[in-house]
Model confidence (mean pLDDT): 84 of 100. Predicted 3D model of an 86-nucleotide RNA (c-di-GMP-I riboswitch aptamer) from Paenibacillus alba.
RNA sequence: GCUCGACAAUGGCAAACCUAUCUAAAGGUGGGGACGCAAAACUAAAGGGGCUUAGUGUAAAAACACUGUGCUAGCCAGUUAUCGAA
Numbered sequence: 001g002c003u004c005g006a007c008a009a010u011g012g013c014a015a016a017c018c019u020a021u022c023u024a025a026a027g028g029u030g031g032g033g034a035c036g037c038a039a040a041a042c043u044a045a046a047g048g049g050g051c052u053u054a055g056u057g058u059a060a061a062a063a064c065a066c067u068g069u070g071c072u073a074g075c076c077a078g079u080u081a082u083c084g085a086a
Stems, first nucleotide, its partner, number of pairs: 004084002012037002017032006035074001041079003047076002049072003053068006
């Protein structure tokens, strides 16, 4: 240095749910709260997936496809990083 990850150390983050608020929605943000996380840090203008919504097409409808909208990094991925037992 690379790989790896412990009943180690120092610290960190915070799902569901409740609450306030913003949004057309998905979802975001603040407070409470901990299911979990060794990248649950950063990137949505590298890429795949998922969610939302508008238009169009097929269709009785549900639904699906395409083109846009917004979102998701706690789906994968990419980038960087703390510690050091085996």
Taxonomically the source falls in Paenibacillus (Bacteria, Bacilli, Caryophanales, Paenibacillaceae).